[in-house]
This record gives sequence, structure tokens and C1' cells, in this order.
RNA sequence: CCAAACCACGGGUAACCGUGGGACGGAAAGCCACGGGUCCACUUGUAGGAGUGUGGAUAGCCGGGUUG
Repeated sequence: CCAAACCACGGGUAACCGUGGGACGGAAAGCCACGGGUCCACUUGUAGGAGUGUGGAUAGCCGGGUUG
């Protein structure tokens, strides 16, 4: 310097996000969904599942890029 869980209010079908409170942690926990992962929605299947597919979420899952 940042701020997990949790709580309040708001947004979203959802994953999840924003603001405030709050600190478990981090040392790029600044920024970017490019590769992989996970999750949601959708599609498909009687179901367990599947999706070479589509649209999202996650940068505090890992790698990479970039700024400092």
C1' cells in the first nucleotide's frame, strides 16, 4: 500500500461484482482473460455425464504479458 471470510445496502438468472464496515492474508493482492484450471448460464443426454460449442465469472488458482 492492498484487503479474505463475514455483515449491511445496491447490481446480476447465476458464478460473481460495486460501495461501506471488517482483516485472513499478500509484497505488484497494480493492470490485461493470451494459455491452462475452476465456477456460472446455455445447449445436449432418461441419468451418471458431455460440449471440438456459445456467452459469462475468477488476475486473492497457476502460467504469461505489461506498468511501477
Predicted 3D model of a 68-nucleotide RNA (c-di-GMP-I riboswitch aptamer) from Deltaproteobacteria bacterium HGW-Deltaproteobacteria-1. It was read from a public genome assembly, where an Rfam model found it.